Predicted 3D model of an 80-nucleotide RNA (Glycine riboswitch aptamer) from a marine eukaryotic metagenome. Of the family's consensus pairs, 90% are formed in the model. The sequence is in RNAcentral, with records from MGnify. Its mean pLDDT, the model's own confidence on a scale to 100, is 79.
């Protein structure tokens, strides 16, 4: 880093319409943050009061999410 099994959240099945009546579309407020993106602190470095490197489970919420299913970052196990 892949691949396989395992584990593994959070938040409105809100209000409206519409319909082929399908847990569907399409609007409209609230909300999450653990696909994915973005931003920074220490510290290091430079042509030095500015620039450049620099982490996330922190920070934004663009994306994606918000009954159940599935799906995650993260963990263990096993193998290349």
């Nucleotide at each position: 880093u892949c691949c396989g099994c395992g584990g593994g959240a959070g938040a409105g099945u809100c209000c409206g319409u519409c319909c082929u009546c399908g847990u569907g579309g399409c609007g409209g407020c609230g909300c999450c943050g653990a696909a994915g993106g973005a931003g920074c602190a220490a510290c290091g470095g430079g042509u030095c009061c500015c620039c450049c490197g620099g982490a996330a489970u922190c920070u934004c919420u663009c994306a994606g999410g918000c009954a159940c299913c599935g799906g995650u970052a993260c963990c263990g196990c096993a193998g290349a």